Context: one part of a larger RNA
């Protein structure tokens, strides 16, 4: 290659849109390109296979036959795929009516709390640790009162509760805005699924530029501890952590578990529809669409997994094939940079 795999053994692409592909619902026609029969040509000799002769045998040589599983013609078959042309309503889409929600963006606004500023009251300590000192205080601190400045983050509610594709998002009001769930009904009529490339989006840190800066804090200072202490622990403290615009594109970006789609046993919470019941206050029961535990069959090396699948099938991407060596080194390309992204060998066990 064929093949077996991807949740912990090596491997699901941070997530999404989507273009070429590659798969695709019923039903009916047309066409015959795949497919399927027939029949004609060709498919050179040798070789090979079977058979018959010729060197005593045998290899070796000959004759016949078969095969050459391939190829293009013609004539046919139409299940299945594909094609064409018409219909359907179950997949999908709209539209009419409900519902939730910390989804997104942008502006206002609020109240506890930390620091700092003034004034009062008031006097020797505060602070801190295992214990202590560096710190801070008679220039009046710590405590407490009253005012004010300024930042940044939203306590209680708060929940294996909610939203969102992921990263993610939580005080409050309002503006614009994406998305889902449900219930009849109408309506298009297969309009679908996946997705190389491509475009978007993407924590934290980190980078420019300009702002801002309360309270934490790398770096740094200085106190301790130790044999040392370029840590832990304490006291200070810049970057940075906050906004505005642009960039960087990595994470244990974890469910370590791409994505669809049918099918296959329950039970028990809890969220957000609907329907029905009743003692109308709460409840039950039925159902849809989430989010959880437990557990049957099955699956699994085992642990576990178990209608939210790791079961049982199918479609498409994406990776994977000993360990270092190396996510290096080279190229190439993306970046201001830091580095990203793609990715070997030699050599060695």
């Nucleotide at each position: 290659c064929u093949g077996g795999g991807u949740g912990u053994a090596a491997a699901g692409g941070g997530c999404g849109u989507g273009u070429a592909g590659g798969c695709g619902g019923g039903u009916u026609u047309u066409u015959a390109a795949g497919u399927c029969g027939a029949u004609u040509g060709u498919g050179a000799a040798a070789u090979u296979u079977c058979u018959c002769g010729g060197c005593u045998c045998a290899a070796c040589c000959g004759g016949g036959a078969a095969a050459c599983u391939g190829c293009a013609g013609u004539c046919g078959a139409u299940a299945c795929u594909a094609u064409u042309g018409g219909c359907c309503u179950u997949g999908a889409g709209u539209g009419c009516g409900g519902a939730a929600g910390g989804g997104g963006a942008g502006a206002a606004u609020g109240g506890a709390a930390u620091u700092c500023c003034u004034g009062g009251u008031g006097u020797a300590g505060c602070g801190g640790u295992g214990a202590a000192a560096u710190g801070c205080g008679u220039a009046g601190a710590u405590a407490u009162c009253a005012g004010g400045a300024g930042g940044a983050a939203c306590a209680c509610c708060g929940g294996u509760g909610g939203c969102g594709a992921a990263g993610g998002c939580g005080g409050u009001u309002c503006u614009c805005u994406g998305g889902u769930c449900c219930u009849g009904c109408a309506c298009u009529g297969a309009c679908g699924c996946u997705a190389a490339g491509g475009c978007g989006c993407g924590a934290a840190a980190g980078c420019a530029a300009g702002g801002g800066g309360a309270g934490c804090a790398a770096a740094c200072a200085g106190a301790a501890u130790u044999a040392g202490a370029u840590a832990c622990u304490c006291u200070g403290g810049u970057a940075g952590u906050c906004c505005u615009u642009g960039c960087c594109c990595u994470a244990a970006a974890c469910u370590a578990u791409g994505g669809g789609u049918a099918c296959u046993a329950g039970g028990u919470g809890u969220u957000c529809g609907u329907u029905c019941u009743u003692u109308u206050a709460a409840a039950g029961a039925a159902u849809g669409a989430g989010u959880g535990c437990c557990g049957a069959a099955g699956c699994u090396a085992a642990c576990g997994c178990a209608u939210u699948a790791a079961g049982u099938a199918c479609c498409c991407c994406a990776c994977c094939u000993g360990g270092g060596g190396a996510g290096u080194a080279c190229g190439a390309u993306c970046g201001c940079a830091a580095g990203g992204u793609u990715g070997a060998a030699a050599c060695u066990c």
Molecule: small-subunit ribosomal RNA, central domain
Organism: metagenome